[in-house]
Molecule: c-di-GMP-I riboswitch aptamer
Organism: Lyngbya confervoides BDU141951
RNA sequence: CCCUCGAAACGGCAACUUUUCACGAAAGGAAAAGGCGCAAAUUAGCAAUCCUGAAGCAAUGAACUGUAUGGAUGCUGCUAUUCCGAA
Numbered sequence: 001c002c003c004u005c006g007a008a009a010c011g012g013c014a015a016c017u018u019u020u021c022a023c024g025a026a027a028g029g030a031a032a033a034g035g036c037g038c039a040a041a042u043u044a045g046c047a048a049u050c051c052u053g054a055a056g057c058a059a060u061g062a063a064c065u066g067u068a069u070g071g072a073u074g075c076u077g078c079u080a081u082u083c084c085g086a087a
Base pairs, nucleotide, nucleotide: 012038013037016034017033018032019031020030021029023028036074042080044079045078046077047076048073049072050071051070056067057066058065
C1' cells in the first nucleotide's frame, strides 16, 4: 500500500405501542410521539411467498369460489448501489 473482517462514532432505517384520519371495498396506508432492533432493515430492480378480493373476468339456480391490475416483505433469494474503519 492492497484485500478480508467489523468495535466505536456521525448519520440512516423503523419492529411494536399510543393518538389522529384526509386515503382505501379490503389488505393496508399517511402524520406525530416513544424506539425493539438492523451493516444493507437502501422509499432500488427482478423473482418468490404471504395478505386482501371492490370493479372486471370465469364458474354457479343462488349463496359461495377462483382470479391482482391492489398491498406486505424486518420469513426470503438474486442483482445493483453504499457511510466510517479501532483491534